[in-house]
RNA sequence: CAGAGCUUUCGGGGCGGGGUGAAAGUCCCCACCGGCGGUAUUGGCCCUUGGCCUGAGCCCGCGAGCGGCUUCCUUCUUUAGGGGGCGGCAUGAUCUGGUGAGAGUCCAGAGCCGACGGUGAUAGUCCGGAUGAGAGAAAGCGUGA
Numbered sequence: 001c002a003g004a005g006c007u008u009u010c011g012g013g014g015c016g017g018g019g020u021g022a023a024a025g026u027c028c029c030c031a032c033c034g035g036c037g038g039u040a041u042u043g044g045c046c047c048u049u050g051g052c053c054u055g056a057g058c059c060c061g062c063g064a065g066c067g068g069c070u071u072c073c074u075u076c077u078u079u080a081g082g083g084g085g086c087g088g089c090a091u092g093a094u095c096u097g098g099u100g101a102g103a104g105u106c107c108a109g110a111g112c113c114g115a116c117g118g119u120g121a122u123a124g125u126c127c128g129g130a131u132g133a134g135a136g137a138a139a140g141c142g143u144g145a
Stems, first nucleotide, its partner, number of pairs: 001144002005141006016030004031125002033114002035062004043053004057112002068086007094110005116128003
């Protein structure tokens, strides 16, 4: 320097106030929150033809979640449970103005979105699956040149 393999650790935030009501962190008004990688006209630092760090919930992709197909294991069989694979048919959301060579990323403004199950009443914020899973991040071992 490259990047087969292995191990360990880490790896999601948010209902505060008021109203109605028998009952609401679920409805209504005001609030609050934003996983991971990429992209980059941001900001910072430095040894300044440049380098490093940082920078999007709604741009691209991924994970989670939901559902479909398929396969394996447990089981005498069925049921049921668990693991793997495929694919996206099901699966969220952004505009306007400004600057500029260039911006759905910067600045200003106004919007929008948020799995499943549960619940004295409809949930992004409460409880549960979950002491789970996980995109990935870091460190170490190891291998090669």
Molecule: FMN riboswitch aptamer (RFN element)
Organism: Parvularcula bermudensis